[in-house]
RNA sequence: GCGGCUGUAGCUCAAUGGUAGAGCGCUGCCCUCCCAAGGCAGUGAUGCCGGUUCGAUCCCGGUCAGCCGCUCCA
Repeated sequence: GCGGCUGUAGCUCAAUGGUAGAGCGCUGCCCUCCCAAGGCAGUGAUGCCGGUUCGAUCCCGGUCAGCCGCUCCA
């Protein structure tokens, strides 16, 4: 320098064009003599910029970061 993959909640992962979900976690309450477990409620995210579309996590261009591979020079 070229190519490929990945980027969504604090963590691990879903959602293949139509109101972004789950598990774990965190907070409060209930329960308990206390803790744990359990129950109820709450909490919080699409890397960034632009484009297409009535509508974008999803399609297109650019960019940033991480990982993998290839090539050249030294």
Background:
RNAcentral holds the sequence, with entries from ENA and GtRNAdb. Predicted 3D model of a 74-nucleotide RNA (transfer RNA) from Spiribacter curvatus. The coordinates come from a structure-prediction model, not an experiment, and the mean pLDDT is 81. Rfam family: tRNA.